[in-house]
Context: one part of a larger RNA
RNA sequence: CGCAGGAAUAUUGAGAGGAUUUCUCCCUAGUACGAGAGGACCGGGAGGAACGCACCUCUGGUGUGCCAGUUAUCGUGCCAACGGUAAACGCUGGGUAGCCAUGUGCGGAGUGGAUAACCGCUGAAAGCAUCUAAGUGGGAAGCCCACCUCAAGAUGAGUAUUCCCAUGGCAAAAGCCAGUAAGGUCACGGGAAGAACACCCGUUGAUAGGCUCUACGUGGAAGCCUGGUAACAGGUGCAGCGGAGGAGUACUAAUAGACCGAGGG
Numbered sequence: 001c002g003c004a005g006g007a008a009u010a011u012u013g014a015g016a017g018g019a020u021u022u023c024u025c026c027c028u029a030g031u032a033c034g035a036g037a038g039g040a041c042c043g044g045g046a047g048g049a050a051c052g053c054a055c056c057u058c059u060g061g062u063g064u065g066c067c068a069g070u071u072a073u074c075g076u077g078c079c080a081a082c083g084g085u086a087a088a089c090g091c092u093g094g095g096u097a098g099c100c101a102u103g104u105g106c107g108g109a110g111u112g113g114a115u116a117a118c119c120g121c122u123g124a125a126a127g128c129a130u131c132u133a134a135g136u137g138g139g140a141a142g143c144c145c146a147c148c149u150c151a152a153g154a155u156g157a158g159u160a161u162u163c164c165c166a167u168g169g170c171a172a173a174a175g176c177c178a179g180u181a182a183g184g185u186c187a188c189g190g191g192a193a194g195a196a197c198a199c200c201c202g203u204u205g206a207u208a209g210g211c212u213c214u215a216c217g218u219g220g221a222a223g224c225c226u227g228g229u230a231a232c233a234g235g236u237g238c239a240g241c242g243g244a245g246g247a248g249u250a251c252u253a254a255u256a257g258a259c260c261g262a263g264g265g
Stems, first nucleotide, its partner, number of pairs: 001153001005164007015150004021049007033038001051107005059101004066094005071086006112144002118138004165264001167178004183260004188202004207253003210249005216242003223236005
C1' cells in the first nucleotide's frame, strides 16, 4: 500500500516446511523345515544407538566481583580493619539465577487409500492356454493421508462474533481538508519477548527499584572476651556478608501529556 467505511477478537486451510532412521535380545520355539548341522515366516514383548524437539528437578559446566583464602605493592597518619592495582576476574577454593550438555523428559506410534516390481481370480480374441483385452484381488522403508509447525499478499486477499457512528469547512466529485468515535501509536515502568523493529504485561497495579522475610551460596564477620611469649586457637555465633531466585509491602517511579484514526453504492 492492498484486501471498496473504520476497528477488536476468534478462526478455516489452498499451500509450504519438518519428521519418516536403525540395531540387539527374549517369548512363540529349539516348533515348522531339515538325515544332521542348523533353524524360521507370522505375531507379541524388552532394551539400545544416532538424530530431533523441549527443559533445568537431578548430575555437572559457566557464572568478570556473590562469599572466602592468599602474594607483592600503594593508599586510608599508625595498630587493627579496609580499599586500589597486578592484561582487560592478580592468583586460588567454591557458587544462586540465567544460559548450557555430558543431565532429564519426549518423538519417529497407529490406522487408512492408491500403487511399483511381482503373485493371483475369472476370462476371451485364438473351442485349448493365458493375471488382461472387458472385469476384479493381493502387494513396498517408496507415493497420498495421518503426526508437528507456519499459513488469506490464497491480489482467488476467505469465515464468524462484537464495537464505532452518520460532525464541520471548501465545495458540488466515488472530491479535498479539519476535529473526533471505536480503536491505536508515541511517551512512561517492565518482560523466562528481543540485534533494530516486532511481540507480551502494566495504577481496576505488585511492572521495576527500595524495604522486610526467605530459599540458596559462602563458610564462621568486625568488635570484645579467654588461652598462648608468639604465630594462632576457642567463645560470643551454622556467625557475618550476599547479583540476577521466591513471597510480602504502594515507600519511589509507571506521571504529565502528545498524536493518529470512519463518514462508507
Molecule: large-subunit ribosomal RNA, domain VI
Organism: Prochlorococcus sp. AG-363-N03